[in-house]
RNA sequence: CCCGAUAAAGGCAAAGCCUGAGUAAUCAGGCGGCGCAAAGUCACGGACCCCCAGUUAAGACGGGGGCAGCCGGACCACCGAAG
Numbered sequence: 001c002c003c004g005a006u007a008a009a010g011g012c013a014a015a016g017c018c019u020g021a022g023u024a025a026u027c028a029g030g031c032g033g034c035g036c037a038a039a040g041u042c043a044c045g046g047a048c049c050c051c052c053a054g055u056u057a058a059g060a061c062g063g064g065g066g067c068a069g070c071c072g073g074a075c076c077a078c079c080g081a082a083g
Stems, first nucleotide, its partner, number of pairs: 002083001003080002011036002016031006034069001040075003044072003048066005054061002
C1' cells in the first nucleotide's frame, strides 16, 4: 500500500413522525435507526427525480434545479487481526 475481522475506540443515519424553507424534486433542525469501512468532501461523466418554455402524435430534444445512501471519477481520512 492492497485489504477489511463476530477486534477496539469513535463516526454517519434509511423509512416514518414533528417544525421550518422551496412551485416542486428536495433541503435544514429535532426524534428515530434501516443500514453504512468512506453512508467523508466535490455535480466532472452517466442514470434517476422536479420545474419551465417551444417543437412533437408520443418518446424525446433545450434551459434551470435536485440527488454524493444509484454507478463511475477526483480529493482527503480513523483503526489494524488474518492474508
Background:
The RNA shown here (c-di-GMP-I-GGC riboswitch aptamer) has 83 nucleotides and comes from an Actinomycetes bacterium. The sequence was found by an Rfam model in a public genome assembly. The coordinates come from a structure-prediction model, not an experiment, and the mean pLDDT is 86. The model forms 95% of the base pairs in the Rfam consensus.